A computed fold for a 73-nucleotide RNA from Hibiscus syriacus, annotated as transfer RNA. Its Rfam family is "tRNA". It is annotated as a transfer RNA. Taxonomically the source falls in Hibiscus (Eukaryota, Streptophytina, Pentapetalae, Malvoideae). The prediction has a mean pLDDT of 80.

[in-house]
RNA sequence: GUCCGUCCAGCUCAAUUGGUAGUGCGCAAGGCUUUUAACCUUGUGGUCGUGGGAUCAAGUCUCACGGUGGACA
Numbered sequence: 001g002u003c004c005g006u007c008c009a010g011c012u013c014a015a016u017u018g019g020u021a022g023u024g025c026g027c028a029a030g031g032c033u034u035u036u037a038a039c040c041u042u043g044u045g046g047u048c049g050u051g052g053g054a055u056c057a058a059g060u061c062u063c064a065c066g067g068u069g070g071a072c073a
Base pairs, nucleotide, nucleotide: 001072002071003070004069005068006067007066010025011024013022019056026044027043028042029041030040031039049065050064051063052062053061
């Protein structure tokens, strides 16, 4: 330099044919316990990397840029 993948909550990851973003862990409160841990219940969480385009509507399509991983040279 060329090509391919990937970017979603504090972390790890889902999201069907484009139609109101979720799991587990974590965190907080309460219950249980002599207390802690464990366990149970409830709650808490998002500019979906950034900026454009198409669409009534975008995490999803598309363009540019950026981060990251890889292949070739």